RNA sequence: UGCAGGGUGGAGCAGCCCGGCAGCUCGUCAGGCUGAUAACCUGAAGGUCGCGGGUUCGAACCCCGCCCCUGCGUCCA
Numbered sequence: 001u002g003c004a005g006g007g008u009g010g011a012g013c014a015g016c017c018c019g020g021c022a023g024c025u026c027g028u029c030a031g032g033c034u035g036a037u038a039a040c041c042u043g044a045a046g047g048u049c050g051c052g053g054g055u056u057c058g059a060a061c062c063c064c065g066c067c068c069c070u071g072c073g074u075c076c077a
Stems, first nucleotide, its partner, number of pairs: 001073007010026004020057001028044005050066005
């Protein structure tokens, strides 16, 4: 420097193609159950959807720029 993939609650990931309520599993917290713990059941909290801009009535989703991570390649040493 080029190409490809990726960035979404604490963790791991869907959703993006085809714009219209922010979802899943685990975890956390509270309650239930139990003699008690685990398991199980119920509920709750927790999100700048990487950043900025644009398009649009409306953007996680489309467009542009930038940042970061991973892989591959190239150049220099």
Annotation:
Model confidence (mean pLDDT): 85 of 100. Transfer RNA from a Betaproteobacteria bacterium, 77 nucleotides, folded computationally. It was read from a public genome assembly. It matches the Rfam family "tRNA". About the family: Transfer RNA (tRNA) molecules are approximately 80 nucleotides in length.